This is a predicted structure of a 389-nucleotide RNA (Bacterial RNase P class A) from a Bacteroidia bacterium.
It was read from a public genome assembly, where an Rfam model found it.
Its Rfam family is "Bacterial RNase P class A". Rfam describes the family as follows. Ribonuclease P (RNase P) is a ubiquitous endoribonuclease, found in archaea, bacteria and eukarya as well as chloroplasts and mitochondria.
RNA sequence: ACUGCAGGCCAUUCUAUCGCUGCUUUUUCUUAAUUGGAAAGGGAGAGGAAAGUCCGGGCAACAUAGAGCAUCCCACUUCCUAACAGGAAGGUAUUGUAGCAAUACAGUAACAGAAAGUGCCACAGAAAACUAUACCGCUAUUUUGCUUGCAAAGUAGUAAGGGUGAAAAUGUGAGGUAAAAGCUCACAGCAUGGAUUGGCAACAGUUCAUGCGGGUAAACCUUGGGAGUUGAAAGACCAAAUAAGCCGAAGCUUGAGAACGGCUCGUUCAAUUUCGGUGGGUAGGUUGCUUGACCCUUUCGGUGACGAAAGGGCUAGAUAAAUGAUAGAAAAUAUUCUGAACGUGUUUCAGAAUAGGUACAGAACCCGGCUUAUUCGCCUGCUUUUUUA
Repeated sequence: ACUGCAGGCCAUUCUAUCGCUGCUUUUUCUUAAUUGGAAAGGGAGAGGAAAGUCCGGGCAACAUAGAGCAUCCCACUUCCUAACAGGAAGGUAUUGUAGCAAUACAGUAACAGAAAGUGCCACAGAAAACUAUACCGCUAUUUUGCUUGCAAAGUAGUAAGGGUGAAAAUGUGAGGUAAAAGCUCACAGCAUGGAUUGGCAACAGUUCAUGCGGGUAAACCUUGGGAGUUGAAAGACCAAAUAAGCCGAAGCUUGAGAACGGCUCGUUCAAUUUCGGUGGGUAGGUUGCUUGACCCUUUCGGUGACGAAAGGGCUAGAUAAAUGAUAGAAAAUAUUCUGAACGUGUUUCAGAAUAGGUACAGAACCCGGCUUAUUCGCCUGCUUUUUUA
């Protein structure tokens, strides 16, 4: 200098002209009426994801409660928050890079339980989970042959050596043995438990005792904790219209039916009733609807997520859906050139030229997260190739 990856930041400002929508002030026309118009001013007007609809809430409704089953979610510790399957910091395990090592940097974890039970571990291999009918091998012994210590076969013992495999009964060393084995010992490793030190804790260090046949639960399962639903097309109010007309079923206090995720029990309401099918009429408006767990600045506290205090601000509210177009200038930033400085470095400062948000994409009750898509450019870390010292 080039290439790629991971994690993050930002998503611009001003002026002029024309156009759209809401709010507000004044004047004016109209009306029973700020009822409906017009003109002139002022202010405001789409994102970091507004997307997905995956979570958690606020708010609204379900007349009044409850229990069980099923279903679903979470799972190391402490903290943050209105809350969360979210976030911060740490612990444990583990991956990559650098390094002799200690360690450092950057990541990952769907992080309770395999000693309650069931299932699975292809192929290869003798064998893949209960003490072995062991492939090659080792040892002892018997028989046969022969080149007299070799070969073949049988019996008994063996699992230290070799092979297969992702994984084969914890590792190294010594003793011991016919050959071997935690058979014995020493030092380690792992598991369970005790004591003690540090830490809020998870855990870590030291030490003692007991033990030594695996993995897998985003397999079924077990343990512990938790979960009501629906959703602004929720709801509330006003107006308009009409036929409970027809058919069927059940029922009237010994209760049909209804009560907004599923089932059962239970509770409450309930009779000119209820459910199912068919058929006719109306469907226009107001509200909910934007002052909020809100935003900005400064100070303090905290490793941090974040919290507290003071001061300032009001920033879309549409209803088939407005928030735009043109022109010019600028800013952060990048590249190149010139000059100056000293700290002599692809450094800092000043000036000039060129480029300068081409991307993803559009509110619809509101807010906090997660996930996905993406850029003129920037930050941090790593990496590929080449060149120079």